[in-house]
Molecule: RNase P RNA; transfer RNA
Organism: uncultured Jannaschia sp.
Formats: sequence, C1' cells, structure tokens
RNA sequence: GGGGGCCGGACGGCCGCGGGGGGCGACCCUCGAGGAAAGUCCGGACUCCAUGAAGCGACGGUGCCGGGUAACGCCCGGGCGGCGCGCCCAUUCGGGCGCGUCGACGGACAGCGCCACAGAGAACAGACCGCCGCGGCGCGCCCGCGGCAAGGGUGAAACGGUGGAGUAAGAGCCCACCGGGGGGGCGGCGACGUCCCCCGCAUGGCAAGCCCCACCGGGAGCAAUGCCGAAUAGGGACCCCGCGCCAUCGGCCUUAGGGCAGGCGGCAGGGCGGCUUCGGCCCAGGGGUCCGGGUUGGCAGCUCGAGGCCGCGGAGCGAUCCGCGGUCCAGACGAAUGGCCGUCGAACCGGGUCCGCCCGGGGAACAGAAUCCGGCUUACAGGCCCCC
RNA sequence: GCGUGGUAGCUCAGUUGGUGAGAGCACCGGAUUCAUAACCCGGGGGUCGGCAGUUCAAAUCUGCCUCACGC
Repeated sequence: GGGGGCCGGACGGCCGCGGGGGGCGACCCUCGAGGAAAGUCCGGACUCCAUGAAGCGACGGUGCCGGGUAACGCCCGGGCGGCGCGCCCAUUCGGGCGCGUCGACGGACAGCGCCACAGAGAACAGACCGCCGCGGCGCGCCCGCGGCAAGGGUGAAACGGUGGAGUAAGAGCCCACCGGGGGGGCGGCGACGUCCCCCGCAUGGCAAGCCCCACCGGGAGCAAUGCCGAAUAGGGACCCCGCGCCAUCGGCCUUAGGGCAGGCGGCAGGGCGGCUUCGGCCCAGGGGUCCGGGUUGGCAGCUCGAGGCCGCGGAGCGAUCCGCGGUCCAGACGAAUGGCCGUCGAACCGGGUCCGCCCGGGGAACAGAAUCCGGCUUACAGGCCCCC
Repeated sequence: GCGUGGUAGCUCAGUUGGUGAGAGCACCGGAUUCAUAACCCGGGGGUCGGCAGUUCAAAUCUGCCUCACGC
C1' cells in the first nucleotide's frame, strides 16, 4: 500500500419529550435511532387500477457455469482470463504448481455500420524508403522493366510470433516450438479441462454502435387504499321508458321526387393506458327516487414480520437451510428519541522525558427513522483482529 | 414517492463517438469622433457539474456521486 471482518464513547443521578400498560386520582411500570435510518440504484411484500386467459409485437433490463433466496442486477462455490509474489523444470524463447487480488466475463465466418489524423496501404489491403535480377545509356547517390515483403517508416491497430532450413533476394514456401481453427474420444450436471488426429493458417478491433441468442418484466405507488365529517355547485348509485343500419310488406300524405308511423326478418356501433382472439364490463336519450365528494381535517392502513436478536443442536466446502428454547425489540404526523451534573475517557494541542511514559488542557467521526422487508452504492474521527 | 436538467460572465446550439467545442449578447484592443455611443476590423476567455470505466479516441456511451428545478 491492497483485500476482508468487528467496534464506533462508557457508567450513574436529576429534569423533560413520544408510544404502550395500570390506577378514581396523585402517580407508577415499561419501551424509545443506524451501520448506514442516506442516495432512491435494484428486488419484493402490500394496496388500487372498467378485475381475467392465450398468442404476437414493441420497449426496457439481465448476461461464463452451478447453487442459495420470496425475488434480485444480490450472495456463495467453481471455470476461464489479467496482474503481483513465491517455488520448480528448461535456465534463450517459454512452461508447470501454489497463494493473493481484480474482471459490465454470451455471440465479431447471422447481417449492417464505424475505424478520424498520419501513412504507399485500414480489411479477402498495399509498395514510400529498401533488398534482388535483367536491360539501357548521359556511367551516376541514374533511368526503365520485373521479382520480394525480411528490415525501416506511419499508426491505437499493418493480414500469426520466435528460431532454423532454403533462396538471386525473400516469403508457412518448408521444418521445430508457441499461438489459432476443425473433428473425435475421455472426465465433469455444467462453464470447461485433457488426449489423439487433421488443417500452414482463410480472413483484425468495436456489441457500455445497431443487432443476434437465451431469460425476465402489466401500470401506479402508503400523498397507495378504506371509513367518518357541516353548507353550495359539479357529481355518483338504483329503477322505468326509449334508441341504429339493411332488405321487404301493406297503410296514410304528396302532382312527382319523397315523407310519416307500423309489421315480419337479418345485421349490429363506440370504448376498456400496444395489437389480435376468447371471455367480461362500460357508454350512447329522457324521467323518477336516493346518496353526498374535494379542500391532507379525524380514524384505519401502522408495524408481529419471507421478521430481528440471544443461546443450543444438525445438514452443507460455503451462501444458506432445518429443529428447539428464550425475548416482543420505536411507531411519530407543525413529526419524540433531549438537557444538566458527577466519575472515566480516544483523537488532538502544549510542556517534560531515564523514552517505557508523566503533567496540564481538551472533549468524540458520518449521520439521524416516516408503510415494511432483502440487497447494492455512497459518507465515516479513531481503535482492534486476520490475509497478501 | 416520482420526473427533468447542468456546455464561455449571461442565453442557448452541438447525434449514428473523430481531425477544431460553436452562435448571439457581454469583455479587451484598434479604427472613427472634439468626446461618447452605434457602425467597422481584430482578439481573449471553456476542468463541457465531479469521479471512475468502455474505446485508438468521450460534451456525446455506461456506472456512481453532486447541485438546481418541477410534480
């Protein structure tokens, strides 16, 4: 320096504040902030939404594998990869093992897109300098034609790397090792590992660009939601009656076109926070009867819950789960959890020192419930423990 | 509990990430004028709210903080 775990002022007295219980009453008893109560970043419980079911699509999210969990983007274990340290083999390249730590860690021959500047060339590329061969003359630091891609140069990135053989010079052209791709066997639930064979290699990077694949997701939120409460308007509930279009039949009116009421038959409209189907519901005009909403007023929801804490036992490498016993551990709403005194006290400051410490002062970090849980992240004086 | 935004002193642009971060007003210098303003010419000024990450490359993409505003 990095990673992980724990604590984070202690004790006593007096007065006060909020909740609960007891008492006719005076009063008494009891409980009363956090590891983050925070950010509101995820996941749920709960409540409502003109309740539902299936399919498709859009949008959003997650992303190695397995497990845990009510669920998760969380946690645990494993795999692979990067980095650091140690040991071993070869001691040139490199390889193996162990420990610690980190990883937004599916897919780049499914497709599309982008890769600025520089550079000759930026994705089935390319020849500026250069190397080599041949030819030419004006014979030079020259010109032309051809071969090459080793070296130089540009760049974030130059179409496998190192070494050798080979060659006019070179090149996976060939060979060894490393890397890569394909197939098969074996081990493992799996990620993956290992062995054998084949392929000179033919194909960079970006998916926190579109996208593909797999999986998940209805929306809103305790100011949800329910009940109670005085007046006026809007409004709501129930009951009764009524209603559209097409074809046709006769009746009445009319000069005609057509109009009016009626009968029988058939078909139905619009909406319900993506679309379709099924199911369901609501609306479309008038009349009557009854009810009484908002204004954050009061009560409920409100704290007993997938609980927490303490102790014991068991299963599991572990997260976690199971069983038993004990304990009810804040519920406010203009929002309690505070103040004073005494004893002790870390940081820090001053002085002394025989460096172990002593004397005096000083006085505790971040912060603070608001429906409730499980996580993550962020803030945190100082102290203790473990690993590297 | 829910949503939107932060770019120069002020008001705002900036999209499939690219050589360079812009406009108007304001400011500074010059020119003009007796002088000032306007007009004309030139110029300066930016941690793109902060810290990390992805990428060759971030104002832009992602995460976490912070500030402001609205319901």